[in-house]
Context: one part of a larger RNA
RNA sequence: CUGGGCGUAAAGGGCGCGUAGGCGGCUAUAACAGUCAGGCGUGAAAGCCCCGGGCUUAACCUGGGAACUGCGUUUGAUACUGCAUAGCUAGAGAUUGGAAGAGGAGAGUGGAAUUCCAAGUGUAGAGGUGAAAUUCGUAGAUAUUUGGAAGAACACCAGUGGCGAAGGCGGCUCUCUGGUCCACAUCUGACGCUGAGGCGCGAAAGCGUGGGGAGCAAACAGGAUUAGAUACCCUGGUAGUCCACGCUGUAAACGAUGUGUGCUAGACGUCGGGAGUUACGCUCUCGGUGUCGCAGCUAACGCAUUAAGCACACCGCCUGGGGAGUACGGUCGCAAGAUUAAAACUC
Numbered sequence: 001c002u003g004g005g006c007g008u009a010a011a012g013g014g015c016g017c018g019u020a021g022g023c024g025g026c027u028a029u030a031a032c033a034g035u036c037a038g039g040c041g042u043g044a045a046a047g048c049c050c051c052g053g054g055c056u057u058a059a060c061c062u063g064g065g066a067a068c069u070g071c072g073u074u075u076g077a078u079a080c081u082g083c084a085u086a087g088c089u090a091g092a093g094a095u096u097g098g099a100a101g102a103g104g105a106g107a108g109u110g111g112a113a114u115u116c117c118a119a120g121u122g123u124a125g126a127g128g129u130g131a132a133a134u135u136c137g138u139a140g141a142u143a144u145u146u147g148g149a150a151g152a153a154c155a156c157c158a159g160u161g162g163c164g165a166a167g168g169c170g171g172c173u174c175u176c177u178g179g180u181c182c183a184c185a186u187c188u189g190a191c192g193c194u195g196a197g198g199c200g201c202g203a204a205a206g207c208g209u210g211g212g213g214a215g216c217a218a219a220c221a222g223g224a225u226u227a228g229a230u231a232c233c234c235u236g237g238u239a240g241u242c243c244a245c246g247c248u249g250u251a252a253a254c255g256a257u258g259u260g261u262g263c264u265a266g267a268c269g270u271c272g273g274g275a276g277u278u279a280c281g282c283u284c285u286c287g288g289u290g291u292c293g294c295a296g297c298u299a300a301c302g303c304a305u306u307a308a309g310c311a312c313a314c315c316g317c318c319u320g321g322g323g324a325g326u327a328c329g330g331u332c333g334c335a336a337g338a339u340u341a342a343a344a345c346u347c
Stems, first nucleotide, its partner, number of pairs: 003319004007301002012315001014201004021194003025088005033081002035077008049065006091191001092188004096183004103177007110154001114150008125136002162169002206247006215241002220236004258314006266292011296303002320347003329340004
């Protein structure tokens, strides 16, 4: 390079926006770049291949042919692709009218619970466990009542419910704001799809500066357990968890399934919208989200209009196990480290 692949065997980039590039709807006209056909020129000789000839044969030598799949030029063809022009509306987008939603950002606010503080009542235990002990308590704990403070999270509703590109998003109110769906026509007229680089977003943990700190809790201390117990259990407890700004850029970032478009039996739920109706909640329809199931696919499991089926376009990735997602070098980072990424050797 070709081939074959990527749900679970190696393999889909964590997700989006988008540059170059690749690919691209319908109709007509024009030219003819790609494309196709013919002619001409050239494509050295030798070699290869075919048919002959010469050394006794062969190797070897030699004659002719074919071939040289190419390039140039010329004459034509014009379906397809490209280019140009003119148009179209089925793709895409815009307008109008509706709709649902934990989509995002900021500000404010509410109740329950927890802990702490103060006070009242009250007395000997409380707590914890498999059982205990460490621990707290006569300096009055636990329990209970009242008042106060603080921080964090939002029970029920709650649902294979909803929203978001993914990460993710859940008390309530307000402000700002993104996307989606449906209906009806009107408008623009291919404006589209994908996307190497690039840019942005990106759970948790971690890092920097400054706040905050109720509960929980790595590390750590103690008590148990045990042969031991650097654990599991218990009592404490610091970073952290929270906020602001900045960094990190990774996850079983999973549907282990890239994005887009078209096509290919159905059945039953559910969410949002629309139309109709005999008014029973039924029928039809568009867009989500599930369960089952035919054809088909699959090594099987299973997938099955939300495809892993049948096709097309574009990107990413794989190529035996270990060594190794490591070393070295580069880039990025405050660091931790991330990213790119081998070889010897070995089976």
A computed fold for a 347-nucleotide part of an RNA from an uncultured bacterium, annotated as small-subunit ribosomal RNA, central domain. It matches the Rfam family "Bacterial small subunit ribosomal RNA". Gene Ontology terms of the family: structural constituent of ribosome and ribosome.